[in-house]
RNA sequence: GGGGCGUAGCUCAGUGGUAGAGCGGCCGGCUGUAGACCGGCAGGUCCCGGGUUCGAAUCCCGGCGCCCC
Numbered sequence: 001g002g003g004g005c006g007u008a009g010c011u012c013a014g015u016g017g018u019a020g021a022g023c024g025g026c027c028g029g030c031u032g033u034a035g036a037c038c039g040g041c042a043g044g045u046c047c048c049g050g051g052u053u054c055g056a057a058u059c060c061c062g063g064c065g066c067c068c069c
Base pairs, nucleotide, nucleotide: 001069002068003067004066005065006064009023010022011021012020017054025041026040027039028038029037047063048062049061050060051059
């Protein structure tokens, strides 16, 4: 210098119109107990700052961090 990535505790979806899943956590059911299974709940300034737009996680610009060449 070029490319990719940054979203829940972890792994990742979501590519303009309400932020989601799996695992994990908590509560309940079931069970002699636990696990498995079933139901529910909590949990996110979408890396930061600007811009475009009626509206931005998503598009544009500048930073920062990580990975590859």